A computed fold for a 71-nucleotide RNA from a Candidatus Woesearchaeota archaeon, annotated as transfer RNA.
Model confidence (mean pLDDT): 80 of 100.
It matches the Rfam family "tRNA". Rfam's curators write: Transfer RNA (tRNA) molecules are approximately 80 nucleotides in length.
The RNAcentral record of the sequence draws on ENA.
RNA sequence: GCGCCGAUGGUUAAAUGGUAGAAUACGGCCUUGCCAAGGCUGUGACCCGGGUUCGAUUCCCGGUCGGCGCA
Numbered sequence: 001g002c003g004c005c006g007a008u009g010g011u012u013a014a015a016u017g018g019u020a021g022a023a024u025a026c027g028g029c030c031u032u033g034c035c036a037a038g039g040c041u042g043u044g045a046c047c048c049g050g051g052u053u054c055g056a057u058u059c060c061c062g063g064u065c066g067g068c069g070c071a
Stems, first nucleotide, its partner, number of pairs: 001070007010024003018054001026042005047063005
């Protein structure tokens, strides 16, 4: 330098052109003599810029970062 893959709550990780779901963590409540475990509930996320579209996290182009391969 070229190619491929990835980027989503604090962390891990799905999904999809229209509502972003889960686990874990964190806060509150219940339960318990206390803790842990368990139950209910709440907060919190689509890497950045442009394009297409009625509508983009998703599709297209470019960029940044990470991984792998080639040179």